[in-house]
RNA sequence: GAAGGCCGCACGCCGAAUUCCCGCCGCCGCACCUCGCGGGAAACCGGGGACCCACCGCAACCGGGGUGAAUCCGAGCGCCGCUCGGUAGGGCUGCUCCGGCCCGAACCCGUCAGCUAACCCGGUAGGCGUCGAUGAAAGGAGCU
Numbered sequence: 001g002a003a004g005g006c007c008g009c010a011c012g013c014c015g016a017a018u019u020c021c022c023g024c025c026g027c028c029g030c031a032c033c034u035c036g037c038g039g040g041a042a043a044c045c046g047g048g049g050a051c052c053c054a055c056c057g058c059a060a061c062c063g064g065g066g067u068g069a070a071u072c073c074g075a076g077c078g079c080c081g082c083u084c085g086g087u088a089g090g091g092c093u094g095c096u097c098c099g100g101c102c103c104g105a106a107c108c109c110g111u112c113a114g115c116u117a118a119c120c121c122g123g124u125a126g127g128c129g130u131c132g133a134u135g136a137a138a139g140g141a142g143c144u
Base pairs, nucleotide, nucleotide: 010130011129012128013127014126018042019041020040021039022038023037024036043124044123045122046121047120048119053114063112064109065108066107067106072086073085074084075083076082077081089103090102091101092100093099096136097135
C1' cells in the first nucleotide's frame, strides 16, 4: 500500500417502508447525546366494508383470495421437483431517443372476501452500490 473485516457518516438504487414528539433503559458521579425498548403524531402504503352496477344452473374440493413487476408458453431431465430457452410485465443509466446492463421472485390468509361512501383493521421491513462503455439533442449552476 492492496484485498478483506468491524463501526460510524455522506450520497445514490429497488421498495410504501420516512420524519417528528413523549417516556424508559444504561454508562465512574451528574448532565447531554447516540443505540435499544414502549407509546403517540404526520406522511406514504395495503386490506376489509353499502345502495347502484357486476356476477349469479348444478355439482365438486381438484377450493378461493391477498401483497408484489414477478404472469404465461415451450423443451428436457435423475419427474411435481429441477434445468434451459422465451415471454406479459418491471428496474437502472438525471429526463427523452439510440443503445447498454438487469429482474421476471418470494411470501401470506385459511373454506372466506367483486366494486364499494361512511366506517373498521394493518405495515413503515429487508436488500444493495460508491470512478463508472458510447453517441445525439435540449436545458443550464458555477467559473473566466

c-di-AMP riboswitch aptamer (ydaO/yuaA leader) from Thermocatellispora tengchongensis, 144 nucleotides, folded computationally. The prediction has a mean pLDDT of 75. Lineage of the source: Bacteria > Bacillati > Actinomycetota > Streptosporangiaceae > Thermocatellispora. The model forms 96% of the base pairs in the Rfam consensus.